A computed fold for a 1540-nucleotide RNA from candidate division TM6 bacterium GW2011_GWF2_43_87, annotated as small-subunit ribosomal RNA. RNAcentral holds the sequence, with entries from ENA and SILVA. Its mean pLDDT, the model's own confidence on a scale to 100, is 82. It matches the Rfam family "Bacterial small subunit ribosomal RNA". Lineage of the source: Bacteria > Bacteria candidate phyla > Candidatus Babelota.

RNA sequence: GAAGAGUUUGAUUCUGGCUCAGAAUAAACGCUGGCGGCGUGCUUAACACAUGCAAGUCGAACGUGAAAGGCCUUCGGGCUGAGUAAAGUGGCGAACGGGUGAGUAACGCGUGGGUAAUCUACCCUUUAGUGAAGAAUACCUCAGAGAAAUCUGAGUUAAUACUGCAUAAGCUCCUACGGGAGGAAAGAUGGCCUCUUUGCUGUCGCUAAAGGAUGAGCUUGCGUACUAUUAGCUAGUUGGUAGGGUAAAGGCCUACCAAGGCGAUGAUGGUUAGCCGGCCUGAGAGGGUGUACGGCCACAUUGGAACUGCGACACGGUCCAGACUCCUACGGGAGGCAGCAGUGAGGAAUAUUGCGCAAUGGGCGAAAGCCUGACGCAGCGACGCCGCGUGGAGGAUGAAGGCCUUCGGGUUGUAAACUUCUGUUAAGUGGAAAAAAAUACGCAGACCUAAUACGUCUGCGGGAUGAUGGUACCACUAGAGAAAGCACCGGCUAACUUCGUGCCAGCAGCCGCGGUAAUACGAAGGGUGCGAGCGUUAUUCGGAAUCAUUGGGCGUAAAGGGUGCGUAGGCGGCUAGCUAAGUCAACUGUUUAAUUCCUCGGCCUAACUGAGGGACAGCGGUAGAUACUGGUUGGCUAGAGUGUGGGAGAGAGAAGCGGAAUUCUCGGAGUAGCGGUAAAAUGCGUAGAUCUCGAGAGGAACACCAAUGGCGAAGGCAGCUUCUUGGCCCAUUACUGACGCUAAUGCACGAAAGCGUGGGGAGCAAACAGGAUUAGAUACCCUGGUAGUCCACGCUGUAAACGAUGAUCACUAGACGUUGGAUCUGCUUGCAGAUUCAGUGUCGUAGCUAACGCGUUAAGUGAUCCGCCUGGGGAUUACGGUCGCAAGAUUAAAACUCAAAGAAAUUGACGGGGGUCCGCACAAGCGGUGGAACAUGUGGUUUAAUUCGAUACUACGCGAGGAACCUUACCUAGGCUUGACAUGCAUAUGACCGUCGUGGAAACACGAUCUUUCAGGGGUAACCCUGAACAUUUGCACAGGUGCUGCAUGGCUGUCGUCAGCUCGUGUCGUGAGAUGUCGGGUUAAGUCCUUUAACGAGCGCAACUCCUGCUGCCAGUUGCUACUUCAAUUUAUUGAAGGCACUCUGGCGGGACUGCCUGGGAAACCAGGAGGAAGGCGGGAAUGACGUCAAGUCAUCAUGGUCCUUAUGCCUAGGGCGACACACGUGUUACAAUGGCUGAUACAAAGGGCUGCAAAUCCGUAAGGAGGAGCUAAUCCAAUAAAGUCAGUCUAAGUUCGGAUCGAGGUCUGCAACCCGACCUCGUGAAGUUGAAAUCGCUAGUAAUCGCAUAUCAGAACGAUGCGGUGAAUACGUUCUCGGACCUUGUACACACCGCCCGUCACACCAUGAAAGCUGUCUGCACCCGAAAUCAUUUUAGCUAACCCUUUUAGGGAGGCGGAUGUUGAAGGUGUGGGGAGUGAUCGGGGUUAAGUCGUAACAAGGUAGCUGUAGGAGAACCUGCGGCUGGAUCACCUCCUU
Repeated sequence: GAAGAGUUUGAUUCUGGCUCAGAAUAAACGCUGGCGGCGUGCUUAACACAUGCAAGUCGAACGUGAAAGGCCUUCGGGCUGAGUAAAGUGGCGAACGGGUGAGUAACGCGUGGGUAAUCUACCCUUUAGUGAAGAAUACCUCAGAGAAAUCUGAGUUAAUACUGCAUAAGCUCCUACGGGAGGAAAGAUGGCCUCUUUGCUGUCGCUAAAGGAUGAGCUUGCGUACUAUUAGCUAGUUGGUAGGGUAAAGGCCUACCAAGGCGAUGAUGGUUAGCCGGCCUGAGAGGGUGUACGGCCACAUUGGAACUGCGACACGGUCCAGACUCCUACGGGAGGCAGCAGUGAGGAAUAUUGCGCAAUGGGCGAAAGCCUGACGCAGCGACGCCGCGUGGAGGAUGAAGGCCUUCGGGUUGUAAACUUCUGUUAAGUGGAAAAAAAUACGCAGACCUAAUACGUCUGCGGGAUGAUGGUACCACUAGAGAAAGCACCGGCUAACUUCGUGCCAGCAGCCGCGGUAAUACGAAGGGUGCGAGCGUUAUUCGGAAUCAUUGGGCGUAAAGGGUGCGUAGGCGGCUAGCUAAGUCAACUGUUUAAUUCCUCGGCCUAACUGAGGGACAGCGGUAGAUACUGGUUGGCUAGAGUGUGGGAGAGAGAAGCGGAAUUCUCGGAGUAGCGGUAAAAUGCGUAGAUCUCGAGAGGAACACCAAUGGCGAAGGCAGCUUCUUGGCCCAUUACUGACGCUAAUGCACGAAAGCGUGGGGAGCAAACAGGAUUAGAUACCCUGGUAGUCCACGCUGUAAACGAUGAUCACUAGACGUUGGAUCUGCUUGCAGAUUCAGUGUCGUAGCUAACGCGUUAAGUGAUCCGCCUGGGGAUUACGGUCGCAAGAUUAAAACUCAAAGAAAUUGACGGGGGUCCGCACAAGCGGUGGAACAUGUGGUUUAAUUCGAUACUACGCGAGGAACCUUACCUAGGCUUGACAUGCAUAUGACCGUCGUGGAAACACGAUCUUUCAGGGGUAACCCUGAACAUUUGCACAGGUGCUGCAUGGCUGUCGUCAGCUCGUGUCGUGAGAUGUCGGGUUAAGUCCUUUAACGAGCGCAACUCCUGCUGCCAGUUGCUACUUCAAUUUAUUGAAGGCACUCUGGCGGGACUGCCUGGGAAACCAGGAGGAAGGCGGGAAUGACGUCAAGUCAUCAUGGUCCUUAUGCCUAGGGCGACACACGUGUUACAAUGGCUGAUACAAAGGGCUGCAAAUCCGUAAGGAGGAGCUAAUCCAAUAAAGUCAGUCUAAGUUCGGAUCGAGGUCUGCAACCCGACCUCGUGAAGUUGAAAUCGCUAGUAAUCGCAUAUCAGAACGAUGCGGUGAAUACGUUCUCGGACCUUGUACACACCGCCCGUCACACCAUGAAAGCUGUCUGCACCCGAAAUCAUUUUAGCUAACCCUUUUAGGGAGGCGGAUGUUGAAGGUGUGGGGAGUGAUCGGGGUUAAGUCGUAACAAGGUAGCUGUAGGAGAACCUGCGGCUGGAUCACCUCCUU
């Protein structure tokens, strides 16, 4: 001293990016804001600045020298102020302090050295000296110029100002080492003495010299950003000699000589940047940063320059040039806040034109002192850190209010109120520190001295001095009184409810919320977090092992260079000696202070701060150690190489030769087609093709052998022979002696396509043409066909150049093949076996891997070196460079955009993948639909309304099993409002209802009539009171809704599907999702059963159990039955009655069928056949519907959340509508006729129904029906005759004696009522229709087909539905195909799951970007021009000129100076010509993004032509085609190999 999480998927593991939680800040913004302490505050425009201040001081260096005021006055003035102020000369300072970070990638900074190559004022120590002269000048006075700034002339004067002279050492130079030469100074003040001078002396100065200290200069090792899309740079450049220059080395400068110097260990160029101590972060290593404090540097409006000086090339100095601002009398002048305040501007943003020198520090001075925007303080800002407070205790009726509610309550919440207490801060009153002690002054002592002066030092005494500020602090007073907000509450991430909204408004850090029940928006209540702050934004580090030294990777995720040779570099075998560079360890110098850390201390505490310690491991030095590495010397042979003897081979290059085949030409023979395809056509052919025989020409490629066989570095290499040539293997162990490995840059090789020149050209074949296909077909298919393919020479330099696996070395189980050697053994002498070396394969152990897989040919374990990667897209791109004839190759970004992109494996789903199997799925059959008319349902249309729902299979004769009113939900009209219906409370009443009348379409309204009951108490009674029941009135709660949401739901239902499946427990395997079980081999209708088996068991399904039916036994026997017995009647058929229950039948209970038996097959399960049997392998039928799917259907059966309406979306009533009708579809009925129609006669059922009912006989009516009413609550009676069938007759092939629609007339029945809108009957009418295109449906046996009967609903109203029986077939070879399904397997870029996913052009919009004629400003190189100030050099009788020298001394001359001139250098500027980067630009190009645009369908499945790839051509587009390559291709077959 080290934490993770969210997000790619249906789920998983991994890779990988994005995002979050932390800390920090010179911050800003939003909301809010009580106090104090300590810090901190223009990050932007080094933009421009008004005003004030920021550097002066010294009279003890010097000469001048006021005034006001005061006093005195003889009014003239004097004294004082005062030798003061002030200005000047002179000295010191102004080079510090303060500011800023523009420039600078540099000896600038950091660190460590050097300076024998240097300087240093003031300070300290030491030595010596301080003599004697001179000439000026400022100030001042006068005169003058100017607007001003300022300047000119004349005159006077001083110095510690200036100039000589003297002196001269331990200084400098020269030297013959004897010496010689050179160069200096200033005084002031105090004391004593003195008449004064002179003199003596102290102190401060001055001069020379030496040393020290401090500071500075120069130099140097190492370290110090990004960029190679900057690779070459350099003429004073590199060095030398000589000279100059400087304090000083030096090309620093000049002349000459030489041609060097730097650079891949990154020169030169470009971009960015002050550097460091430190600060932030981090476990650390690191990463980021350089504000405040400290060190260094650079700069001071821009550029240049020097002067003065110890020190500057000088922030508040000078000169010049430029820009800008200001003044001006237009002639000229002035200025520089990146000092402190302050102003404007810029900006998201940063303070007062404050107080004071009291302290600390600095300058000057002997000192007093003066100056000091340094500094000390105060002011403003929550900008940061730290501390304190906004009250404490008690207080349940758990108050009110708010919010929620399941209506009970919960929560806010001891929170408040209330009671009591305290008194921080703020307010007020009063008191009150420390920061202050020195200098000065006094006394004493010491030193100095002749001195008790002076001065210095020490000690003691002691006065004055405070900006902050009456501040800190203390005491007292009153009083809970004045003091809480901000963000968040879907997950990450602590914290949840209600309302509003309705993909809107909005939120969002990532994932993502919002489309009517939002914990995600807005509000409220509640909660969570922090708290005088809280959030947001920005930035940095962290998390991120996400650039990986610590500490990553590269087979498939991003990533091994196409291959080799080899340079630099890196790494390197055994052994001995030396060395000591690396390395190790000891001591030492340095690493400023502050900071960080530890300890102790001071402010009440903390922040803050004082002291001490520790640390900073870097660099330098000294003396050591020698294992390893390096260096050096010597040796060795195991690495490497050479020699010798053998061996295999499509290794390479060149020359020659060969046969088969295609094509063409010629000749013969021969005739009508050939060719091609899924099918065709284009094409060829009677001018003789194809076919066939012979001859010839020409080019290209080499069948069989042939092989996960061989060779090569890779690309690649194949007929045969010869020549030349490279490498490899085995054996031997003679030689060399580490000669090795790797390999940036470099060099060479490098498939196919392509390019250039010249040949060649048989076949094939991009482009192109034609024919097909198609919606189209710029394709796939076909017929042709040119480049090209071939050769020579030259270029290109790329591929899925792949083992998607760099090279080398070592180590680590095996098994089985195969190629080339060697050795040994055995014998059947050409075979077998063993060992070993070198290749090449398969499987596999350990180990590795995310998995797949790899596994001595490693993807294992180690070592060395090289190459490469860091989310997807943009982008195999742009620009620039290099190469190329071109095509293009190579190197290689950014803006912008997304939250993923991706790898492996899993489960599904899907496939125009495979295998197995099933189903009236197809096939084989029978009958239909689709055509007609009608019925019925639906769509559409119409309508006031045509109520609503269902609407692929799985809606459409469906809900509805029955709409004239009702139903009824719809429309129109008239009405009602506690309601047609329920409950409760309150109220009033004893009615209401019923009956009748009036109005009205009715509802309803009005009137008349009628009109309560019970219990208790009181009372004679009438009657009164109370309560209950019933009914009504009024009011309040509420009722009501077929209104919406089936995508909020329950329940019920459909479908896959009566398909054989769906799961679980334990165990095992896998990191995991998951797998196994449930797979395999058989079998079955079946996951049915058997067997095998890392599975063993179990559940829901299957089957069985249930019902009907088929055979039979027993029991029972009426309403059923009637064989038998008896009786009666009679139409001689029979009927009735009484016995009877044998039979039929009815309906209870049983039996029966189980592969039980036999034969065959089989391991078994089971299968095939047979017997018996009524029935045989599930006997037939029904019911029964697993886990689940379809947000399937239903809020209109019912129930129900939410929501909406409430004099209406509720309720009542009348009428209408649901019945409409150009049309389309579904389901049916009837037909089209003779297997039939009609007429007559005649036979045989089952099942169900009947009292609000079924209704017989009989009579009437043509009939529907009417009258009638026996019988029947049903095995009794009734509807009730079954029909097809059978027996006769008729019709005779036609729109009919088929068919019956439609229409007319007349009726019947039901019903309050048949107009809209019922059914039926009779008569008449007599439509379409002559077997139905494409397409399509049902059915496998008592089935299809056909025939009738019954029932439910129902007053009436079936061609529908549900049942019932009668008659009663045909066919199934079989599973190729269609559809659906099941299992196994395979591929996948799908998971909303193929109705999936997804590509490109085009069109619209937006964004960033590239090119572009140019344009604009900017930086910079080179050449030239001009050339300010200034230094330097040269020069000077224009002019001026004190010191020194000389002389002829009122002066002249000389030297020197000023000034001038010339020259070198030289800033700014100008001209020309290059380069860099920036902005902009008509237009052009691609890119990205954008719910529902257009065209196609390229990819993912064999994606429907396997895909991808390099290259070339073509095309609206995805793309297509040619050549070569790859598997990262499915499927089938074969071969080879491996395992068992």